[in-house]
Molecule: transfer RNA
Organism: Candidatus Pacearchaeota archaeon
């Protein structure tokens, strides 16, 4: 310098054109002398950034940023 695939919630990851979900954890309740473990609820992502296409874009396209892996 070239090619590939990954950037989504605190973390790990699903959704792949039509109002973003889950598992842990996180805050409340409940049960327990108490804490766990269960049960129940809740908050929490403008979908790396940027322009394009389209009525409509996390999703398809192009640049650019980051991780990673190959190649010269």
């Nucleotide at each position: 310098c070239c090619c590939c695939g990954c950037g989504u919630a605190g973390c790990u990851c699903a959704g792949u054109g039509g109002u973003a979900g889950a598992g842990c954890g996180c805050u409340c309740g409940g049960c327990u002398g108490u804490a766990g473990a269960c049960c129940g609820a809740g908050a929490g992502a403008u979908c790396g950034c940027a322009a394009g296409u389209u009525c409509g874009a996390u999703u398809c396209u192009u640049g650019c940023c980051g991780c990673g892996g190959g190649g010269a």